[in-house]
């Protein structure tokens, strides 16, 4: 330098062929339960979906560029 893939909540990830309520597990907070923990149960907080631009009535989900990481080729 060229190519492929990945980038969504603190962590690990899901979100086939664009439709709007953005989710799961773990973790965190509060309450219940217990003599007290753990476990269990209920509720809750937490995300500009890497950045910018574009296409569209509408984009996490498509296109271009850029950034970061992994791998392959030279």
């Nucleotide at each position: 330098g060229g190519g492929u893939c990945u980038g969504u909540a603190g962590c690990u990830c899901a979100g086939g062929u664009g439709g709007u309520u953005a989710g799961a597990g773990c973790g965190c907070g509060u309450g219940c339960c217990u003599g007290a923990u753990a476990a269990g149960c209920a509720c809750g907080a937490g995300g500009u979906c890497g950045g910018c631009u574009g296409u569209u009535c509408a984009a996490c989900u498509c296109a271009g560029c850029c950034c970061a990481g992994a791998c392959c080729c030279a």